The RNA shown here (c-di-GMP-I riboswitch aptamer) has 88 nucleotides and comes from Desulfuromonas sp. Its mean pLDDT, the model's own confidence on a scale to 100, is 84. It was read from a public genome assembly, where an Rfam model found it.

RNA sequence: UGAUGAAAAGGGCAAACUUGGGGAGACUCAGGGGCGCAAAGCCACGGAUCUUACUUCCUUCUCACCAGAAGACCGCCGGGCUGCCGAU
Numbered sequence: 001u002g003a004u005g006a007a008a009a010g011g012g013c014a015a016a017c018u019u020g021g022g023g024a025g026a027c028u029c030a031g032g033g034g035c036g037c038a039a040a041g042c043c044a045c046g047g048a049u050c051u052u053a054c055u056u057c058c059u060u061c062u063c064a065c066c067a068g069a070a071g072a073c074c075g076c077c078g079g080g081c082u083g084c085c086g087a088u
Base pairs, nucleotide, nucleotide: 003088004086005085012037013036017032018031019030020029021028022027035075041081042080043079045078046077047076049072050071051070052069054068055067
């Protein structure tokens, strides 16, 4: 340096649920909580999934669907960047 994750140490993160705040919503922030995680650190780059305050299409009208657009999610799968410890 590359591969790798046995045993261990010191630490780290934090699902469901819950309390409060934010958002139209997906969801998010903070406290409690702890299912799990060796990248469960970071980046929406590709795909998946989710949302619809907005636009378009259709329609006699309305709603829904489709589409657009804007978002959400990296604890769904890839990709990129960075990183602790250690048998081999």